Model confidence (mean pLDDT): 80 of 100. This is a predicted structure of a 581-nucleotide part of an RNA (small-subunit ribosomal RNA, 5' domain) from Pseudotsuga menziesii.
Context: one part of a larger RNA
RNA sequence: UAUGCUUGUCUCAAAGAUUAAGCCAUGCAUGUCUAAGUAUGAACUAAUUCAGACUGUGAAACUGCGGAUGGCUCAUUAAAUCAGUUAUAUUUUCUUUGAUGGUACCUUACUACUUGGAUAACCGUAGUAAAUCUAGAGAUAAUUUGUGCACCAAGUCUCGACUUUGCAGAAGGGAUGCAUUUAUUAGGUAAAAGGCCAACGCAGGCUUUCCCGCUUCUUCGAUGAAUCAUGAUAACUCGACGGAUCGCACGGCCUUUGUGUUGGCAAUGCUUCAUUCAAAUUUAUGCCCUAUCAACUUUUGAUGGUAGGAUAGAGGCCUACCAUGGUGGUGACGGGUGACGGAGAAUUAGGGUUCGAUUCCGGAGAGGGAGCCUGAGAAACGAAUACCACAUUUAAGGAAGGCAGCAGGCGUGCAAAUUACCCAAUCCUAACAUGGGGAGGUAGUGACAAUAAAUAACAAUACUGGGCUCAUCGAGUCUGGUAAUUGGAAUGAGUACAAUCUAAAUCCCUUAACGAGGAUCCAUUGGAGGGAAAGUCUGGUGCCAGCAGUCGUGGUAAUUCCAGCUCCAAUAGCGUAUAUU
Numbered sequence: 001u002a003u004g005c006u007u008g009u010c011u012c013a014a015a016g017a018u019u020a021a022g023c024c025a026u027g028c029a030u031g032u033c034u035a036a037g038u039a040u041g042a043a044c045u046a047a048u049u050c051a052g053a054c055u056g057u058g059a060a061a062c063u064g065c066g067g068a069u070g071g072c073u074c075a076u077u078a079a080a081u082c083a084g085u086u087a088u089a090u091u092u093u094c095u096u097u098g099a100u101g102g103u104a105c106c107u108u109a110c111u112a113c114u115u116g117g118a119u120a121a122c123c124g125u126a127g128u129a130a131a132u133c134u135a136g137a138g139a140u141a142a143u144u145u146g147u148g149c150a151c152c153a154a155g156u157c158u159c160g161a162c163u164u165u166g167c168a169g170a171a172g173g174g175a176u177g178c179a180u181u182u183a184u185u186a187g188g189u190a191a192a193a194g195g196c197c198a199a200c201g202c203a204g205g206c207u208u209u210c211c212c213g214c215u216u217c218u219u220c221g222a223u224g225a226a227u228c229a230u231g232a233u234a235a236c237u238c239g240a241c242g243g244a245u246c247g248c249a250c251g252g253c254c255u256u257u258g259u260g261u262u263g264g265c266a267a268u269g270c271u272u273c274a275u276u277c278a279a280a281u282u283u284a285u286g287c288c289c290u291a292u293c294a295a296c297u298u299u300u301g302a303u304g305g306u307a308g309g310a311u312a313g314a315g316g317c318c319u320a321c322c323a324u325g326g327u328g329g330u331g332a333c334g335g336g337u338g339a340c341g342g343a344g345a346a347u348u349a350g351g352g353u354u355c356g357a358u359u360c361c362g363g364a365g366a367g368g369g370a371g372c373c374u375g376a377g378a379a380a381c382g383a384a385u386a387c388c389a390c391a392u393u394u395a396a397g398g399a400a401g402g403c404a405g406c407a408g409g410c411g412u413g414c415a416a417a418u419u420a421c422c423c424a425a426u427c428c429u430a431a432c433a434u435g436g437g438g439a440g441g442u443a444g445u446g447a448c449a450a451u452a453a454a455u456a457a458c459a460a461u462a463c464u465g466g467g468c469u470c471a472u473c474g475a476g477u478c479u480g481g482u483a484a485u486u487g488g489a490a491u492g493a494g495u496a497c498a499a500u501c502u503a504a505a506u507c508c509c510u511u512a513a514c515g516a517g518g519a520u521c522c523a524u525u526g527g528a529g530g531g532a533a534a535g536u537c538u539g540g541u542g543c544c545a546g547c548a549g550u551c552g553u554g555g556u557a558a559u560u561c562c563a564g565c566u567c568c569a570a571u572a573g574c575g576u577a578u579a580u581u
Stems, first nucleotide, its partner, number of pairs: 001577005009452001011450001015445001022410003026407003031065002037062002043057002063431001072365003082286002087281002091279002097274003101270001111244001115146002122138001125135003155176005162169002177241001179237001181235006201214002204211002221228001243268001245267001247265002250263004254258001288336003295327003302324008340362003344355004367388002370385001390401001392399002418443001420442003426439001427437003458487003461483010492521001494514002496511001498510001524570005529551002535565001537564004546553002
């Protein structure tokens, strides 16, 4: 693990892994809206009539986000996965949180109080046997999709009309945000002393051939380590970004009370940097059986180098050109595995042996292979595209499919539950306090395991023992056992008002009322020769039937068979088979 017999209570609870990662009818398992993207559905609703878009609710639809999580399974897979351990100075990162962002125009009469074009829902016209199928006509939105202004100066680099004896000065023009790509450049620094020569500056001496002093002044981040961070220069780009968005309160100012101007708190976006959540590669070490596997790898990359391509990025990852390497008796390579790995489980004095499909972590997969789109993230399968194998529907032209999600069915087998209820808890997700969730929870099935422990207790009487004290028959005292003798007491199993429990119920825990004498409210499963606890009792059978793990037993007195009685063991459980220690 399965199965046989038996089964009263309480708690807890595994469960189609083994065989077929075999096949699936039906239903459900992923959707989502706030004051705050878009509302002209009379689909409703409120109040007013001065409204010239806008009260409110809101189906549908566009837009945004999620759908890469979760759940299931273990087929593959043997240095692969995985474990603990390194590295990213070899990279990407939606979101969260914290920062960040006045440089756009091209030479001036222009949209900056706001610009262009579509499209859905809608209305109407149609097609098909059929589908979550579509076409044609007509309108209309945006945080969809495009386009595109405004906002102080100065500095720096470069060109430079001119002004100048010279030193010098200079109107004006161009470039100058950030991101991308390339090149150049900065990103410093071990100490000490002396001598010679030259140049310049400031002083002193005047022996104007020269001599002698001083040299004053600024910065450079981080790492063990960088072509790092960061800055500068020259260019580059089918130019990414630099808000024409939305909601609440309302207030201040006056220049001319107006289509004036200015302001708060949120929401939602974009760029770059960090952070977070991760991911992707990666260092060293470690794995079962096998030599009836001893050599393996390399033309078609095997090992290394150089260059390029591709990639988010390192790398034979791929390509070109070179070199000839790399592994192996410390078992390579090959084969097997009823092999996903680990944390763990069983057993064990210690060492070990066996198991680990299974709730946590990591991996892989969605009938088999393959190749994609979208996206921050997928080589996604409850997305789409082919092929193969299955298989549904059809009016035969076509159309649709993937339960190793939850239920459920067939098949297979020794072998495994309800087509139930709910989002109340735990959490996840969305535009979100409100929605959704077969994740998950709750019941049902359930002797997989595990927990607690009913089936009687007490007394009197009768009978019968044992110990102790005094012992003369005997008495007293303490304590057992046996009784279909008697007695009242106590309780739940069960039935059940009620409350509780709960999303709603159920069960439990509480609890009125019923509820026990052969207390029939009746405990079983195996055994009784030895091993091994317990009969040399009775009847039947007669080497037959049978029992027996094993030794054995049975041939007419069976301690072993079939029964009765009695007894023993464990006990709501016990036997059997198998695997393992």
Taxonomically the source falls in Pseudotsuga (Eukaryota, Spermatophyta, Pinidae, Pinales). RNAcentral holds the full RNA, with entries from SILVA. Rfam family: Eukaryotic small subunit ribosomal RNA. Its Rfam clan is "SSU clan".